[in-house]
RNA sequence: GCCGGUGUGGCUCAGUGGUAGAGCAACUGUUUCGUAAACAGUAGGUCGUGAGUUCGAUUCUCACCACCGGCU
Numbered sequence: 001g002c003c004g005g006u007g008u009g010g011c012u013c014a015g016u017g018g019u020a021g022a023g024c025a026a027c028u029g030u031u032u033c034g035u036a037a038a039c040a041g042u043a044g045g046u047c048g049u050g051a052g053u054u055c056g057a058u059u060c061u062c063a064c065c066a067c068c069g070g071c072u
Stems, first nucleotide, its partner, number of pairs: 001071007010024004018055001026042005048064005
């Protein structure tokens, strides 16, 4: 330099055009002498950045950024 992949709550990941979810973690409550566990609930995301297409974009297109891999 060229090609490909990944980027979504604190972490690990779903979500292939129609109002963004799960598990774990966090917080509150119940229970306990206390802790843990269990149960119930709460909060937390401008979906890497910017543009384009569309009535509508996490999703499709382009550029850029970060990381990973391959070729030279």